[in-house]
Context: one part of a larger RNA
Formats: sequence, structure tokens, C1' cells
RNA sequence: CUAGGUGUCAAGGACACGAAGGCGGUUCAUAGGAUCUUGUGCAAGUGAAAGUCGCCAAAAAGUGGCAGAAUGCUCUCGAUAACAAUGAACUCGAGUGAGAUAGAGGUGAGUGGAAUUUCGUGUGUAGGGGUGAAAUCCUUAGAUCUGCGAAGGAAGGCCAAAAGCGAAGGCAGCUCUUUGGGUCCCUACCGACGCUGAGGUGCGAAAGCAUGGGGAGCGAACAUGAUUAUAUACCCUGGUAGUCCAUGUCGUAAACGAUGAGUCUUCACCCUUGGUCCAUGCGGAUCAGGGGCCCAGCUAACGCGUGAAAGACUUCGCCUAGGGAGUACAGUCGCAAGAUCGAAACUC
Repeated sequence: CUAGGUGUCAAGGACACGAAGGCGGUUCAUAGGAUCUUGUGCAAGUGAAAGUCGCCAAAAAGUGGCAGAAUGCUCUCGAUAACAAUGAACUCGAGUGAGAUAGAGGUGAGUGGAAUUUCGUGUGUAGGGGUGAAAUCCUUAGAUCUGCGAAGGAAGGCCAAAAGCGAAGGCAGCUCUUUGGGUCCCUACCGACGCUGAGGUGCGAAAGCAUGGGGAGCGAACAUGAUUAUAUACCCUGGUAGUCCAUGUCGUAAACGAUGAGUCUUCACCCUUGGUCCAUGCGGAUCAGGGGCCCAGCUAACGCGUGAAAGACUUCGCCUAGGGAGUACAGUCGCAAGAUCGAAACUC
């Protein structure tokens, strides 16, 4: 590479956008690229040599010689269903517009309350705290408890849901600002403008890094107290980076639905979000989502089952026994940490 695979056994890229490439709706016409095909001639060219087939030598093998054949291709005639091309048109795919509409989608700014902590002050007196039990720890320099006041930072209780939004990461007090996308619904416009997408570009939790702020709570490291044979842990008391903000960087996660994206087809039932239509007491129909159960089918089984892991098509990534190893070396990127790409010997 082929073939077979890729939810859980190896294997779906973290996610999107997108140049090349691949693939791609309906109808008509033209031409004949491509494809297919008939026929002609001792018409023409080519089909090297060797070899093969043929012929000759008394001739089976072998050997020697000879001049031919060689289903093809070029040329020539013809066909046009599909593919490609050109021209013309269409509306179902895609898109635009009108009218509605749901939402923790993103950005920036402002603002309110509860709670923890600290500080000030009043009251008040001997404990408080913590644990399986204790101790370290705080406290007569007045703690804990409690009233009032102040400061500051972080997080968003109830609502709250299998709910909603977003490509994924992710998104939740309230208000304003600005901005992206979606859904429904009719008709109007446009007229295949589409799908996927190696390389590329962008986005991408947490932790980490750089600079400058901020620092309430929590809390790696660290220091005690316990436990224990030990205890560099689990438990307790403290506590620095960090967690927060701004601007950069990093580019990875069990980045998971462990299930790539897109299109079409397919038995029922139940719940739910947002629309539209008919009814309006229940209800019914139809789109776009979120869940449950299940027929057929699939699966090694578990299970999946109209949001498929069913039946088909297009296209990209990836896999090919275990270890060595996501290691070494080289390249690229990075301030670094490291990331990416990614072997072999050897071993079983």
C1' cells in the first nucleotide's frame, strides 16, 4: 500500500474557518474531450534484439537456417445513455430579505445584598478552638459569644431543571453598552453560489511562565502538633507561591458522547424547551432542539436503536501484537517548563 477496521479490545485530529485536491441538484441543446464500437487493406506506419509461434533441413529431443505471423497502438468510419466541456434555462440544495422569537453566547462599564476575615468601639467573663481522642494554636495585654460602625477581596444562595446558549474550550446576582449565531413563519429575491478539506490560519479548561497591580477566603511548598514500628502521608494548627485583575506567553487534559464532518432513508410510545397552524375543556398537526423506552436492523457481548453503533453515499484524520517508547536523535515552536513530529537495536 491493499484489505479490514476505528463507543468499551490498536485506532476520531481538542474545536472551527479555509486556498489546493476529491466529490456534487434538475432540464434542454451543441460538439465529440473521454469512453465504447463496426469495418476496410496485402492501404500506410510502428510493434528493437533475444524469446514465443510458423516454415525448411530424412528429424522425437537438440542444433542450424529462413522469411513470416504477432488479436495492440497510430490512422480511418460510426455511436452518445452516463462522465467531463460549452451554451441556455429551472428551483427542491445553499444564501439574501420581510415579520416574529428564545437564550448563563461573547465584549466593555456600572451597581446591590448575604457570608467569611480584619480593624475600631460598647457589653461581658474564663475559657475558646480543634479531634476518633488529643496537642500545637488563640486568650485576664480581656479572647470565644454578642450589639454598632468601617475596610477589603473573592464567589454568585433560592430561582435551577434529564432545562437553555455556544464550533469546541466553556457560559449564571442585577442593570446598561456593544456584538456573533440560531429557530419559526410566510411570501419576495437569487439561481447550484454546495459538502469535505492534506498543508495553512484562528480559537482553545486547569496548571505553569513574564511584567505590573491586588490579596478576604482557600491553599501546593514549608513549619509545627498528632497518629504510627516508621509517617518526608491521611487528621489538626499555621502558612508562601498560586487562586483574582491587566497585557503577553504556553497549546496541553479521561479537551469524553472515550462515538470526525456533511447529505438522504427508516415501526411505535412517553416526557420536555422554542415557534407555527387547527381547535380551544382535554387534544391534534408540523418544524428546530433536549431526554426516556423500544420494533426492525446492527454488535463478540455490553449495548446502540429517527441526535444510530441501522441502510447508503461523499470526504478528511487515524490503527496494524506486547515491551523498548510517546523514549532517543534531527527539525520546528517556546523566556523556560516543555510541546510537536517521531524511530531503531534488543526482547518476548
Molecule: small-subunit ribosomal RNA, central domain
Organism: Ottelia alismoides